[in-house]
Context: one part of a larger RNA
RNA sequence: CUGGGCUUAAAGCGCGUGUAGGCGGGCCGGCUCGUCCGACGCUGAAAUCCCCCGGCUCAACCGGGGAAGUGGCGGGGAUACCACUGGCCUCGAGGGGGGUAGGGGGACCUGGAACUUCCGGUGGAGCGGUGAAAUGCGUUGAGAUCGGAAGGAACGCCCGUGGGGAAAGCGAGGUCCUGGACCCUUUCUGACUCUGAGACGCAAAAGCCUGGGGAGCGAACGGGAUUAGAUACCCCGGUAGUCCUGGCCGUAAACGAUGAGCACUGGGUAGGGGGCUGGCGGAUGGGCUCCUUUCCGUAGGGAAGCCGUGAAGUGUUCCGCUUCGGGAGUAUGGUCGCAAGGCUGAAACUC
Numbered sequence: 001c002u003g004g005g006c007u008u009a010a011a012g013c014g015c016g017u018g019u020a021g022g023c024g025g026g027c028c029g030g031c032u033c034g035u036c037c038g039a040c041g042c043u044g045a046a047a048u049c050c051c052c053c054g055g056c057u058c059a060a061c062c063g064g065g066g067a068a069g070u071g072g073c074g075g076g077g078a079u080a081c082c083a084c085u086g087g088c089c090u091c092g093a094g095g096g097g098g099g100u101a102g103g104g105g106g107a108c109c110u111g112g113a114a115c116u117u118c119c120g121g122u123g124g125a126g127c128g129g130u131g132a133a134a135u136g137c138g139u140u141g142a143g144a145u146c147g148g149a150a151g152g153a154a155c156g157c158c159c160g161u162g163g164g165g166a167a168a169g170c171g172a173g174g175u176c177c178u179g180g181a182c183c184c185u186u187u188c189u190g191a192c193u194c195u196g197a198g199a200c201g202c203a204a205a206a207g208c209c210u211g212g213g214g215a216g217c218g219a220a221c222g223g224g225a226u227u228a229g230a231u232a233c234c235c236c237g238g239u240a241g242u243c244c245u246g247g248c249c250g251u252a253a254a255c256g257a258u259g260a261g262c263a264c265u266g267g268g269u270a271g272g273g274g275g276c277u278g279g280c281g282g283a284u285g286g287g288c289u290c291c292u293u294u295c296c297g298u299a300g301g302g303a304a305g306c307c308g309u310g311a312a313g314u315g316u317u318c319c320g321c322u323u324c325g326g327g328a329g330u331a332u333g334g335u336c337g338c339a340a341g342g343c344u345g346a347a348a349c350u351c
Base pairs, nucleotide, nucleotide: 004322005321006320007305008304012319014202015201016200017199021195022194025089026088027087028086029085030084034081035078036077037076040074041073042072043071050066051065052064053063054062055061092192093189094188095187096185097184098183099182100181104178105177106176107175108174109173110172111155115151116150117149118148119147120146121145122144126137127136163170207248208247209246211244212243216242217241221237222236223235224234259318260317261316262315263314264313267296268295270293271292272291273290274289275288276287277286300307301306325350326349333344334343335342336341
């Protein structure tokens, strides 16, 4: 290098935009770069290897001849495919027009339930908590109950294997700004495509920096229990944090543990969003069709579990990754970061 692989055995980058590169639809022509053809020409040193012959008694060794030297250059020829080039096309892709659904994103405003605290009324001995208790709270009047005020966070029912988003992730109501998708179309461009090393952007939670905020919850911490012990599980408290602003971090069982695109290959079932439809006896119905989501299964695939038109089937293009376990995602170097640490990433040794 060829070859084997990546759902669960090692292995799909967390996700996107996109540079280089790789790959790329149909028809007609030109060219002949790649490609292909020939008893074509030149070259491809010698030695070696192979074949034939010969010299040392044989052999090794040596001498002679031939072949080979898969190649290079030149010349001639072919033109299917690739490249290049000229022209055309519309089914890929994109645009225009008309509609539809939606917790897609950002900002601002508003609302009710609950909770906690505070104030006031009633009331008078417990409350709370557990397996049982205790710590804790309460006659300086708790808990319960009624009225009032303040505050912060989250939005019950609707809620659905339902929706939208590239992923992370997105649920109260309203207004403004804004992205994408799907369907229909007698419209336009004319291959503009796909993938994507680097690069750039986005990215849960925790964590970090600045300034706010702080109801509930709650790492750390204190106390009460349990226990042989209990640095836990249970209980009473409780700081950071959780929330907001701006800036970092860049990780995850970032999972469908399944990269992206395209094409092809029986069905059944249920949900969501569109479009078309004078015929079946039925209209809150039926049929057809496009997109999307769930389950079951044919062929086929798979070690099996299982997958099965959203493939893990059959092909194809491009990228990423894997090569026994431990050592180790460690050391070292580089680079990024305020730090925590991230990315890249060995070896000795051992089995």
The part of an RNA shown here (small-subunit ribosomal RNA, central domain) has 351 nucleotides and comes from an uncultured bacterium. The prediction has a mean pLDDT of 89. The full RNA is in RNAcentral, with records from ENA, Greengenes and SILVA.